[in-house]
Overview
c-di-GMP-I riboswitch aptamer from Paenibacillus sp. yr247, 93 nucleotides, folded computationally.
RNA sequence: AAUGAUAAAAGGCAAACCCGUGCGAAAGCCGGGGACGCAAAGCCACGGUUCUAACCCAUCGAGAUGCGAUGGCAUGAAAGCCGGGCCGCUCUA
Numbered sequence: 001a002a003u004g005a006u007a008a009a010a011g012g013c014a015a016a017c018c019c020g021u022g023c024g025a026a027a028g029c030c031g032g033g034g035a036c037g038c039a040a041a042g043c044c045a046c047g048g049u050u051c052u053a054a055c056c057c058a059u060c061g062a063g064a065u066g067c068g069a070u071g072g073c074a075u076g077a078a079a080g081c082c083g084g085g086c087c088g089c090u091c092u093a
Base pairs, nucleotide, nucleotide: 004091005090012038013037017033018032019031020030022029023028036080042086043085044084046083047082048081049078050077051076056072057071058070059069060068061067
């Protein structure tokens, strides 16, 4: 250096759930608690996938550019779903 970590040690992260005059239309995120797990559970929405549908578009309602209903749509979100990219700690049992 590469590989590896089924071994030891140090340190790290933190699911569900609970809390919040928090942010957001929502999905979800953030902060505090918590600990199921994680050797990249560090970072990046690039491909797949999944979630949401405010705006917008279409149709309908009853005349209406307003309002409501239904359907579509990512420009929103998920990296702890899979693949990919970038970077990195400890050890060499």